[in-house]
Molecule: c-di-AMP riboswitch aptamer (ydaO/yuaA leader)
Organism: Nocardioides sp. 503
RNA sequence: CGAGUUCUGGAGCCUCUUCGGGGGGUUCCGGGAGCCGGGGAACCAACUCUUCUGGGGUGAAUCCCUCGCGAGGCGUCGCGCGCAGGUGCGGCGAGGAGCGGGGGUAGGGCAAGUCGUGCCCGAAUCCGUCAGCUCACCCGGUAGGCGUACGACACACAAGGG
Numbered sequence: 001c002g003a004g005u006u007c008u009g010g011a012g013c014c015u016c017u018u019c020g021g022g023g024g025g026u027u028c029c030g031g032g033a034g035c036c037g038g039g040g041a042a043c044c045a046a047c048u049c050u051u052c053u054g055g056g057g058u059g060a061a062u063c064c065c066u067c068g069c070g071a072g073g074c075g076u077c078g079c080g081c082g083c084a085g086g087u088g089c090g091g092c093g094a095g096g097a098g099c100g101g102g103g104g105u106a107g108g109g110c111a112a113g114u115c116g117u118g119c120c121c122g123a124a125u126c127c128g129u130c131a132g133c134u135c136a137c138c139c140g141g142u143a144g145g146c147g148u149a150c151g152a153c154a155c156a157c158a159a160g161g162g
Base pairs, nucleotide, nucleotide: 001144005033006032007031008030009029010028011027012026013025014024015023016022034142035141036140037139038138039137044132054130055127056126057125058124063104064103065102066101067100068099069098074093075092076091077090078089079088080087081086107121108120109119110118
């Protein structure tokens, strides 16, 4: 930064003990509170949407420009195979999913609010053809990653001395 905090039951192991359903730590399986997210009527919205090149969610993380690479498929030309429908290889062309580099940007962060200045981020991932909103109701998450200061321990190296 972030929802990522807190209480508690049981069992195992370790440990302290005044040996008491006693205290502490840790692992596993549970139950709550708080916070976060998703699904889900009516009304409203949408009813030119979906398919095609799907669509949707979490998140601040969208969109644009430029350079390079560029698949499948399409068109065309050449050569070859086949009785035929067709088909194989190669060249060229249009367009182009996606990947990488650079520059911006919606948006976000730097204790709460405002002003100014400055410094950063502008990722990643999940669902699986499916979801607008949404009462009741149902389901899930409660992580991870960093920065600064101080202290302790260990190791390595260096300087100096004997």